[in-house]
The part of an RNA shown here (small-subunit ribosomal RNA, 5' domain) has 541 nucleotides and comes from uncultured Acetatifactor sp.

Context: one part of a larger RNA
RNA sequence: GGAUGAACGCUGGCGGCGUGCCUAACACAUGCAAGUCGAACGGACGCAUGCGGAAGCCUCGGCGGAAGCAUGCGUCAGUGGCGGACGGGUGAGUAACGCGUGGGGAACCUGCCCCGCACCGGGGGAUAACAGCCGGAAACGGCUGCUAAUACCGCAUAAGCGCACGGGAGCGCAUGCAUCCGUGUGAAAAGAUAAGGGGCGACCCUUUUUGGUGCGGGAUGGACCCGCGUCCGAUUAGCUUGUUGGCGGGGUAACGGCCCACCAAGGCGACGAUCGGUAGCCGGCCUGAGAGGGCGGACGGCCACAUUGGGACUGAGACACGGCCCAGACUCCUGCGGGAGGCAGCAGUGGGGGAUAUUGCACAAUGGGGGAAACCCUGAUGCAGCGACGCCGCGUGAGUGAAGAAGUCAUUCGUGACGUAAAGCUCUGUCAGCAGGGAAGAAAAAGGCGUCCUUCGGACGCCCGGACGGUACCUGACCAAGAAGCCCCGGCUAACUACGUGCCAGCAGCCGCGGUAAUACGUAGGGGGCAAGCGUUAUCC
Repeated sequence: GGAUGAACGCUGGCGGCGUGCCUAACACAUGCAAGUCGAACGGACGCAUGCGGAAGCCUCGGCGGAAGCAUGCGUCAGUGGCGGACGGGUGAGUAACGCGUGGGGAACCUGCCCCGCACCGGGGGAUAACAGCCGGAAACGGCUGCUAAUACCGCAUAAGCGCACGGGAGCGCAUGCAUCCGUGUGAAAAGAUAAGGGGCGACCCUUUUUGGUGCGGGAUGGACCCGCGUCCGAUUAGCUUGUUGGCGGGGUAACGGCCCACCAAGGCGACGAUCGGUAGCCGGCCUGAGAGGGCGGACGGCCACAUUGGGACUGAGACACGGCCCAGACUCCUGCGGGAGGCAGCAGUGGGGGAUAUUGCACAAUGGGGGAAACCCUGAUGCAGCGACGCCGCGUGAGUGAAGAAGUCAUUCGUGACGUAAAGCUCUGUCAGCAGGGAAGAAAAAGGCGUCCUUCGGACGCCCGGACGGUACCUGACCAAGAAGCCCCGGCUAACUACGUGCCAGCAGCCGCGGUAAUACGUAGGGGGCAAGCGUUAUCC
C1' cells in the first nucleotide's frame, strides 16, 4: 500500500447493487416452512332438482309436505396413488477414494420422461371408513358386525424375460463374454374419463383421452473400483489377528475379509506406518510483476450431519432434518398407571459475545410437488423492512464581488493571516420535500368468449390477470433553501505559530518528546490529508 462477513470511537444528506451469528452443532415460547388427487374407491354431511308421497288440517274440492330413492354440485375423514430421498439449513465429525483430476467394469441399479415390441382374459377372500359395545385422565386402543377399489391373492396367456440342463458356432488379457437352437420350469396386468349407440334397468358395445403389465433401447440420476494430488508434529518408530492371502459359503443392485467356517502366516513402515494435533474439499477469493503466500464468508459443485448413540422398515431411491423403533440427557403434561417433544428450515426469544437484521408482503414472475384441468401447496423464490457492513454514483451550490468590512489569531504595533472567504448582486435548481402523470417485468402460459380449419387438437382475435407499488421514471411549481465531518501538522510524512504546563500532566507505529521560551503534552489560530465518511484495533499478502 492493498484486502475484510469485521468490531470500536467521532460524525452522518440521498440513491443503486450486494451483504449481514465468524462466538454456544447452546437451549428454545409462538406462527408458518409438504402436500395433492373425487377423472382410483366405498361412505358421511350440506345444498339444488326430480320422483315420492307419511303425519296433520280440511268447507271433502284439496292443503300440507316427512321418510325414502335418483341425479348434480360442494365439503370432509378414511382406503388407495404420487410426492414427503427434491427444494431449504449447518460445518459438528472427517487427513478419508472425503474432495479434486484422469480413468475402469467381462462387477452394477435407475421412479417420473422419450422410443420400439408384445399384451391387458377370467376369478377369489379380506379390510379401513361406518355401526354397536368396551378400556383409558390423556395419548391412544380392543372386540363384534357390514362394505368398495387402480388395495390384496390365486388361475389363464408369455412375443420377450428369469432359472436349470443339453447342443451349435464365435470371441477375449484371466475369471470368462456375447450369441443361436432345443427341453423343462417360473413370473404379468386396472381401471377411469368424454362422446355416440343399445337396453325398462343394473349395465353393455364402439371410439377417444389417460392410466396398467412384460421385454428391449435411450436419457437422467446414482452406487462401486483404480492412478495421481491433498496440513503440522519423529520431544509419536514400530503398527496389525478379520489382521494379509486362499478355499467354500452367506449377503448385496454389484465386486470385495463386506460377513462366516476352515486353511496358510502373512500385510504396512524413515519414499514416515502407527499415534497425536488441526481441518469439511473444490470452482474460486485476497495479495503479489511473477513465482509464491494466505483464505474457502456470499454464489456454484461434491461430501457429511439433523438433540446424543444405535437400528432397521417402507420405497425406484433413505438407514430418511419437519417418518418409525430402542437407549441416554433435557423440557413439558399427568387422574402417577402413563404420555408428548426436537428451529444446524423462515421469522422470532433467552444465552454466549467486541459483534451480525423483520415474529413483514406475495405466489404476479422463475422453479418445484400433486392433478386431465380448473386449481391447491410452496418462509424455494420474487420483493419489501433494518444496519455507511462493503462497492459505486450524486449532492451539500455556480458566477461575480475590496489593496480587502466586522470578528478572531499573530505581531517587530508598521502590519500580517483567515480572505473572494463572507455580506451584496446575478444565476442554476441535482437530491430531499410538494403536486400531476405513471410503467416494463405478462402472455410464448392457463382459463373464458368469438371465428375458422377440424382427428385428438390447432390457428387467429378479444377479455381476464402485478406482491413489489402509485414504486421506478417523466413533468411542473417554489426556494440557496434541509445536507460536513474526521484524522494529522518533530523525522519517517504533506502541513507552524501563540499561550498553558514544567520528567508533572501527558504523547508514542519506530526513532523518541516533556526537568521554564516544547513546531512532539493540552488549548487556540492557521495549515495538510481524506471525505459521508475519517481514524483506531484485529487478521492476511

It was read from a public genome assembly.
The coordinates come from a structure-prediction model, not an experiment, and the mean pLDDT is 85.
It matches the Rfam family "Bacterial small subunit ribosomal RNA". Its family is annotated with ribosome and structural constituent of ribosome in the Gene Ontology.